This is a predicted structure of a 64-nucleotide RNA (transfer RNA) from Spermophilus dauricus. The RNAcentral record of the sequence draws on Rfam. Its Rfam family is "tRNA". From the family's description: Transfer RNA (tRNA) molecules are approximately 80 nucleotides in length. Model confidence (mean pLDDT): 81 of 100.
RNA sequence: GGUGUGGCUCAGUGGUAGAGCACUUGCUUAGCAUGCAUAGGCCCUAGGUUCAAUCCCUAGCACC
Repeated sequence: GGUGUGGCUCAGUGGUAGAGCACUUGCUUAGCAUGCAUAGGCCCUAGGUUCAAUCCCUAGCACC
């Protein structure tokens, strides 16, 4: 100096957050796989600014 966002890889950006894969359940199959539908789950921590912070500022922590 840079990066911290579902289990993993990553978007996003002041107005409460999504994609792919994975995982749950159902259908399909004699069964498995594939395919289709479906549920759950997330902004590193603590302060500050703001009507409102994942986003801006400060400090800390972890990694590079």